RNAcentral holds the sequence, with entries from ENA. Predicted 3D model of a 74-nucleotide RNA (transfer RNA) from Candidatus Falkowbacteria bacterium RIFCSPLOWO2_12_FULL_45_13. Rfam family: tRNA. Rfam links the family to the GO term triplet codon-amino acid adaptor activity.
RNA sequence: GCGGGGUUAGUUAAAUGGUAUAACGAUGGCCUCCAAAUCCAUUGUCGGGGGUUCGAUUCCCUCACCCCGUGCCA
Numbered sequence: 001g002c003g004g005g006g007u008u009a010g011u012u013a014a015a016u017g018g019u020a021u022a023a024c025g026a027u028g029g030c031c032u033c034c035a036a037a038u039c040c041a042u043u044g045u046c047g048g049g050g051g052u053u054c055g056a057u058u059c060c061c062u063c064a065c066c067c068c069g070u071g072c073c074a
Stems, first nucleotide, its partner, number of pairs: 001070007010024004018054001025043005047063005
């Protein structure tokens, strides 16, 4: 260089053309002598840009980054 896969919440992951979800975490509360655990509440996310569409996280193009393979031909 070429081929393939990936990028979603603080972390690990899911999902889907029509409000983006869970677990863990964090914060507050309950409880306790204190703390942990449990329970309740709150919190927050689609890598950047462009295009298609009534509508894009999803489809297309491009860029960036990560992983795997190849390094034969040209």
The coordinates come from a structure-prediction model, not an experiment, and the mean pLDDT is 81.